[in-house]
Context: one part of a larger RNA
RNA sequence: UUGGGCGUAAAGCGUCUGUAGUUGGCUUUUUAAGUCUACCGUCAAGUCCCAGGGCUCAACCCUGGACAGGCGGUUAAGACUACCAAGCUAGAGUACGGUAAAGGCAGAGGGAAUUUUUGGUAGAGUGGUAAAAUGCGUAGAGAUCGAAAAGAACACCAACAGUCAAAGCACUCUACUGGGCCGACACUGACACAGAGAGAUGAAAGGUAAGGCAGCGAAUUAGAUUAGAUACCCUAGUAGUCCUAGCCGUAAACGAUGGAUAUUAGGCAUUGUGCGUAUCGACCCGUGUAGUGCUGUAGCUAACGCAUUAAGUAUCCCGCUUGGGGAGUACAUUCAUAACAAUAAAACUU
Numbered sequence: 001u002u003g004g005g006c007g008u009a010a011a012g013c014g015u016c017u018g019u020a021g022u023u024g025g026c027u028u029u030u031u032a033a034g035u036c037u038a039c040c041g042u043c044a045a046g047u048c049c050c051a052g053g054g055c056u057c058a059a060c061c062c063u064g065g066a067c068a069g070g071c072g073g074u075u076a077a078g079a080c081u082a083c084c085a086a087g088c089u090a091g092a093g094u095a096c097g098g099u100a101a102a103g104g105c106a107g108a109g110g111g112a113a114u115u116u117u118u119g120g121u122a123g124a125g126u127g128g129u130a131a132a133a134u135g136c137g138u139a140g141a142g143a144u145c146g147a148a149a150a151g152a153a154c155a156c157c158a159a160c161a162g163u164c165a166a167a168g169c170a171c172u173c174u175a176c177u178g179g180g181c182c183g184a185c186a187c188u189g190a191c192a193c194a195g196a197g198a199g200a201u202g203a204a205a206g207g208u209a210a211g212g213c214a215g216c217g218a219a220u221u222a223g224a225u226u227a228g229a230u231a232c233c234c235u236a237g238u239a240g241u242c243c244u245a246g247c248c249g250u251a252a253a254c255g256a257u258g259g260a261u262a263u264u265a266g267g268c269a270u271u272g273u274g275c276g277u278a279u280c281g282a283c284c285c286g287u288g289u290a291g292u293g294c295u296g297u298a299g300c301u302a303a304c305g306c307a308u309u310a311a312g313u314a315u316c317c318c319g320c321u322u323g324g325g326g327a328g329u330a331c332a333u334u335c336a337u338a339a340c341a342a343u344a345a346a347a348c349u350u
Base pairs, nucleotide, nucleotide: 004321005320006319007304008303012318014201015200016199017198023192025088026087027086028085031082033081034080035077038074039073040072041071042070043069049065050064051063052062053061054060091191092188093187094186096183097182098181099180103177104176106174107173108172109171110154114150115149116148117147118146119145120144121143125136126135162169163168206247208245209244211242215241216240220236223233258317259316260315261314262313263312266295267294268293269292270291271290272289273288274287275286276285299306300305323350324349325348332343333342334341
């Protein structure tokens, strides 16, 4: 280097955008770089291989030939790749008409609950547990009925439902804004796929600064349990959780399954949308398209299972893998305020 692989055995970057390089639809023309035809030159000898011969055989030696090709030149071909030029519309995009949605961001509003404060009633317990105790309570708790304040989260609807690149997104209304899908087929005419570096985004926890702090609650404290109990249970409770502006850049960031295109039995359900049919109407029925699920044939798989949402059959591009441990560690570099993160070995051992 070729070859094998990546759902669970080692292995898909957390996700997207995109530069270089790679790959690329249909028709015709040009050129002849790749490709391919014929011929010439050259690639010393020896070695290897084949045939024949010489040492009594063999090793060895001699003579001749050839395989496998490479490089350069001349010549012919023009299918394919590439180049030149001109077209096309099935890929892609734009415009038009619709449409669904917890997509994003900002503002405004709402009720239930909780806690606290305050007022009334009432008068001995309450709270908690397997059982208790710490705790709270005659300085009037808990309970109950009013009033007020605060912060956080939005019951039912709710779904194997929807939506977003992923992370994620759910009370209601409004403003701004992104993407998708369907229809019809007007326009552009390959403008495409993928993407090393690079950039953007990225749960929770953590970090900085200014706020906020109801509930919950690492640390901490007290009570239990226990041989002990730095725990599980319980009473409290700081950071945090919330908001604003920066940082961090990681997760079993999972579908443990990279993206795109083509192709390959059915059946059932469901979401968006179109058509047909039908109705007073919501439905229902048939069918197309874009999703989301279940089941299952061929095929694949070590098996489990996957199976038009492939882990089937093919093509293109990227990433990653090569026994276990040492180790995602050391050293070094980059990044970060730090915590860390990223890149990433070897000795040795088995």
Molecule: small-subunit ribosomal RNA, central domain
Organism: Kokia drynarioides